Record summary: Predicted 3D model of a 74-nucleotide RNA (Fluoride riboswitch aptamer (crcB RNA motif)) from an Acidobacteriota bacterium. The prediction has a mean pLDDT of 75. The sequence was found by an Rfam model in a public genome assembly.
């Protein structure tokens, strides 16, 4: 110096914040979903990797709050 175990501590789980459970990471964890094209391969197809269009959802899961949408009453 690498690795690997463990204990504290921090971070993270496709839009904001608490609490409460889980899981994952230690520079990683994390960066939704769907068409059709275009490189790339290549008998082909699939996989990937750009960029275009179109969709869902404030949760990882539970509750509360705010923010947005749809419906219905007054």
């Nucleotide at each position: 110096c690498a690795u690997g175990g463990c204990a504290a501590c921090g971070g993270g789980a496709a839009u904001g914040a608490a609490g409460u459970c889980u899981c994952c990471c230690g520079a990683a964890a994390c960066c939704g979903c769907u068409u059709g094209c275009g490189c790339g391969a290549c008998c082909g197809a699939a996989u990937g990797c750009g960029a275009a269009g179109g969709c869902u959802g404030a949760u990882g899961a539970c509750u509360u709050c705010u923010g947005c949408c749809a419906c219905a009453a007054c």